The prediction has a mean pLDDT of 79. Predicted 3D model of a 104-nucleotide RNA (Guanidine-I riboswitch aptamer) from Paenibacillus alba. Its Rfam family is "Guanidine-I riboswitch aptamer". Gene Ontology term of the family: regulation of gene expression. Of the family's consensus pairs, 100% are formed in the model. Lineage of the source: Bacteria > Bacillati > Caryophanales > Paenibacillaceae > Paenibacillus.
RNA sequence: ACGAUUGUUUACUAGGGUUCCGCCGGAUGUUUAAACACCGGGCUGGUCCGAGAGUAAACCGCUCUUCUCGAAGGGCGACACGGAAGGAUAAAAACCUGGGAGAU
Numbered sequence: 001a002c003g004a005u006u007g008u009u010u011a012c013u014a015g016g017g018u019u020c021c022g023c024c025g026g027a028u029g030u031u032u033a034a035a036c037a038c039c040g041g042g043c044u045g046g047u048c049c050g051a052g053a054g055u056a057a058a059c060c061g062c063u064c065u066u067c068u069c070g071a072a073g074g075g076c077g078a079c080a081c082g083g084a085a086g087g088a089u090a091a092a093a094a095c096c097u098g099g100g101a102g103a104u
Base pairs, nucleotide, nucleotide: 007059008058009057010056011055012054015049016048020046021045022043023041024040025039026038028037029036030035060077061076062075063074064073065072066071067070079099081102085097086096087095
């Protein structure tokens, strides 16, 4: 100085905010009140977003064994420090850019 590979999907979680529901507060209107509409608050929650470096499963790939030759069963699929900034959505994020820049 250059440089390969690290599969796909689904569910969930850490995490995330505030469209919707719920909750809390406010004051105005109909009104005695309640309720509804309006405004504000992410606020224990439900919906929602959600991991390359989190979990699980299914599929897939490679390989070995067995037999009735098409399947069944076993094994392997390692490792992974990481900004700032920008982007999407209502909004944010461990989401996306991104196993990127950089570091080792």